[in-house]
Context: one part of a larger RNA
RNA sequence: CCGGGCGUAAAGCGCACGUAGGCGGAUUGCCAAGUGGGAUGUGAAAGCCCUCGGCUCAACCGGGGAAUUGCAUUCCAAACUGGUAAUCUAGAGUGUAGUAGAGGAUAGUGGAAUUUGCUGUGUAGCGGUGAAAUGCGUAGAUAUAGCAAGGAACAUCAGUGGCGAAGGCGGCUAUCUGGACUAACACUGACUCUGAGGUGCGAAAGCGUGGGUAGCGAACAGGAUUAGAUACCCUGGUAGUCCACGCCGUAAACGAUGAGAACUAGCCGUAGGACCCUUCGGGGUUUUGUGGCGCAGCUAACGCGAUAAGUUCUCCGCCUGGGGACUACGACCGCAAGGUUAAAACUC
Numbered sequence: 001c002c003g004g005g006c007g008u009a010a011a012g013c014g015c016a017c018g019u020a021g022g023c024g025g026a027u028u029g030c031c032a033a034g035u036g037g038g039a040u041g042u043g044a045a046a047g048c049c050c051u052c053g054g055c056u057c058a059a060c061c062g063g064g065g066a067a068u069u070g071c072a073u074u075c076c077a078a079a080c081u082g083g084u085a086a087u088c089u090a091g092a093g094u095g096u097a098g099u100a101g102a103g104g105a106u107a108g109u110g111g112a113a114u115u116u117g118c119u120g121u122g123u124a125g126c127g128g129u130g131a132a133a134u135g136c137g138u139a140g141a142u143a144u145a146g147c148a149a150g151g152a153a154c155a156u157c158a159g160u161g162g163c164g165a166a167g168g169c170g171g172c173u174a175u176c177u178g179g180a181c182u183a184a185c186a187c188u189g190a191c192u193c194u195g196a197g198g199u200g201c202g203a204a205a206g207c208g209u210g211g212g213u214a215g216c217g218a219a220c221a222g223g224a225u226u227a228g229a230u231a232c233c234c235u236g237g238u239a240g241u242c243c244a245c246g247c248c249g250u251a252a253a254c255g256a257u258g259a260g261a262a263c264u265a266g267c268c269g270u271a272g273g274a275c276c277c278u279u280c281g282g283g284g285u286u287u288u289g290u291g292g293c294g295c296a297g298c299u300a301a302c303g304c305g306a307u308a309a310g311u312u313c314u315c316c317g318c319c320u321g322g323g324g325a326c327u328a329c330g331a332c333c334g335c336a337a338g339g340u341u342a343a344a345a346c347u348c
Base pairs, nucleotide, nucleotide: 003320004319005318006317007302008301012316014201015200016199017198021194022193025088026087027086028085029084030083031082033081034080035077036076037075038074039073040072041071042070049065050064051063052062053061054060091191092188093187094186095185096183097182098181099180103177104176105175106174107173108172109171110154115149116148117147118146119145120144121143125136126135162169163168206247207246208245209244210243211242215241216240220236221235222234223233258315259314260313261312262311263310266293267292268291269290270289271288272287273286274285275284276283277282297304298303321348322347323346330341331340332339333338
């Protein structure tokens, strides 16, 4: 390379949009590039293969044929691929009427709780632990009542519930705004799918500038524990956590399962819609999600099983023994931290 693979053995890019490219629905006509067939020329000879012959045989040699799977020119065919012209509606999309939703952004606002401050009541403890101590407290703490300030998060509702491409999203209200689903009709007429590069989004931590800081809390300090204890436990506590703007671009970014399409037994739940029946309790049909079992089938097994890991198609990404190595060097990106790409020697 090929082949075989990618849930857990190595292997699905964190996710999307989209360029080139690849692939692509139905009908008809035309073209004839691909495709199929014929003819002509060429495809040196020798060799290989077949056959006939010459050396007594053979090796060897000679004649003929085949082959030379190719290329060029030309003629024919038109099913398929392609091109072109036209038409269609089953894919895709638009419109109309509705529905559900922690989808996103901005502004405002609410109550509970923690903390702190002030005032009152009140007196000797509080706090903390396995037990303690550090710590706080007669300068009046803890407890309790009232008031005030400020920050952060939104109990119950809450649900293998909902929404979002993923990351993720949860008090309430308003404004702006994206997507999805359902029903019946109308319209456009293949406008589709995928997507190397590219672009955007992307938890937490971290970085820059400026704010903010209640609680929590890396680092740090102290108290314990211990042989030691740079820990686990306790008392404090800075960065950070929060906001604005700008970077970073990584995660067990997981369903460890790429995207799209078609087909393939059933049963039970749940969320959103539409329709039908009803004794008004409920029952049935259909569709889009989300779960639990399970036939066939698949799988090394575990398991998966219409939300496939089944049966197929299209396109992309990736893997090729372990370590060295999510490394070195180089390149690109970054303020830095570092990220992306990515070897070899050596060794088993």